[in-house]
Description: A computed fold for a 252-nucleotide part of an RNA from a Bacteriovoracaceae bacterium, annotated as large-subunit ribosomal RNA, domain VI.
Context: one part of a larger RNA
RNA sequence: CGUAAGAAAUUUGAGUGAAGCUGACCUUAGUACGAGAGGACCGGGUUGGACGAACCUAUGGUGUAUCGGUUGUGACGCCAGUUGCAUUGCCGAGUAGCUAAGUUCGGAAGGGAUAACCGCUGAAAGCAUCUAAGUGGGAAGCCCAUCAUAAGAUAAGAUUUCUAUUAGACGGCUUGUAGACCACGAGCUUGAUAGGUCAGAGGUGUAAGUGCAGUAAUGUAUUGAGCUGACUGAUACUAAAUUGUCGUUUUG
Numbered sequence: 001c002g003u004a005a006g007a008a009a010u011u012u013g014a015g016u017g018a019a020g021c022u023g024a025c026c027u028u029a030g031u032a033c034g035a036g037a038g039g040a041c042c043g044g045g046u047u048g049g050a051c052g053a054a055c056c057u058a059u060g061g062u063g064u065a066u067c068g069g070u071u072g073u074g075a076c077g078c079c080a081g082u083u084g085c086a087u088u089g090c091c092g093a094g095u096a097g098c099u100a101a102g103u104u105c106g107g108a109a110g111g112g113a114u115a116a117c118c119g120c121u122g123a124a125a126g127c128a129u130c131u132a133a134g135u136g137g138g139a140a141g142c143c144c145a146u147c148a149u150a151a152g153a154u155a156a157g158a159u160u161u162c163u164a165u166u167a168g169a170c171g172g173c174u175u176g177u178a179g180a181c182c183a184c185g186a187g188c189u190u191g192a193u194a195g196g197u198c199a200g201a202g203g204u205g206u207a208a209g210u211g212c213a214g215u216a217a218u219g220u221a222u223u224g225a226g227c228u229g230a231c232u233g234a235u236a237c238u239a240a241a242u243u244g245u246c247g248u249u250u251u252g
Base pairs, nucleotide, nucleotide: 001152005163006162007161008160009159010158011157015149016148017147018146021049022048023047024046025045026044027043033038051106052105053104054103055102059100060099061098062097066093067092068091069090070089071086072085073084074083075082076081110144111143112142117137118136119135120134168246169245170244172188173187174186175185176184193239194238195237196235197234198233199232200231202228203227204226209222210221211220212219213218
């Protein structure tokens, strides 16, 4: 820009893409078959491999904005207590998020037309013949079916609702389940969108100060304490201002 008014939402599906794998074991059954040795079709069940998708409850990894331990050195006047630097100084743990080696799930089942091939009926050709007329079976393959996408499918589809300065959209701002940007989503005081605060979860592992014991190092009580990023809930304390821009008829 188009889809001949403008919007919002829900859709149909022409088409397109993805997927399509396979082993072993148990059973049927030591049955059919076979002198024996051996040893099934068909059917039922279980469990794997590789591949793929989603996810993070559990198992782990990471987690330089969390907690703790500790070495050297500097600073806060000193002690105590903190803090800077040394690869995050080194080390032990670890929430959210991200993740695999982890968890869950997928290939199925079914239908149709067929290939090779196997048939039925059956002439030409009194026989025979699956074929010439007619008519069945038959594959991981083909078409459906499954999943995703899809009306610029210009043949531009359908349904519902709204609107005559409104419907609505955009801009602006707070932002995250989204994200390179854009876009997308949640919100904008008629508000829980982000931050803060409060409460909790989870993490770390018993803070400081003080008392007591000990010459002291240290231990112990207060104390599962103190601290705590991303998680959960509550709460307008702070910030999402007022506003602005666009927005309808060709033809008759």
Background:
Its mean pLDDT, the model's own confidence on a scale to 100, is 86. NCBI's taxonomy places the organism under Bacteria, Pseudomonadati, Bacteriovoracia, Bacteriovoracales, Bacteriovoracaceae. It matches the Rfam family "Bacterial large subunit ribosomal RNA". Gene Ontology terms of the family: ribosome and structural constituent of ribosome.